About this RNA: Transfer RNA from a Candidatus Hydrogenedentota bacterium, 73 nucleotides, folded computationally. The sequence was found in a public genome assembly. The prediction has a mean pLDDT of 81. Its Rfam family is "tRNA". The family's RNA type in Rfam is transfer RNA.
């Protein structure tokens, strides 16, 4: 210093063609049971990295920034 690629719940990821924010695991209750296991139901956890733009409406497109990977010099 110039390319690409990522950034969504604690962790690990989806999110189709702009309109609902989602699963697994972990976490809390409750039942089953000898039960901290294992099950089965229920739940609580979000500035979708920040910032502007377009738009009636943005996680999603655009333009800046920041982080984290990567390649090239």
């Nucleotide at each position: 210093g110039g390319g690409g690629c990522u950034g969504u719940a604690g962790c690990u990821c989806a999110g189709c063609u702009g309109g609902g924010a989602g699963a697994g695991c972990g976490c809390c209750g409750c039942g089953u049971u000898c039960g901290c296991a294992a099950u089965g139901c229920g739940g609580a956890g979000g500035c979708c990295u920040g910032g502007a733009g377009u738009u009636c409406g943005a996680u999603c497109c655009u333009c800046c920034a920041c982080a984290g990977c990567u390649c090239c010099a």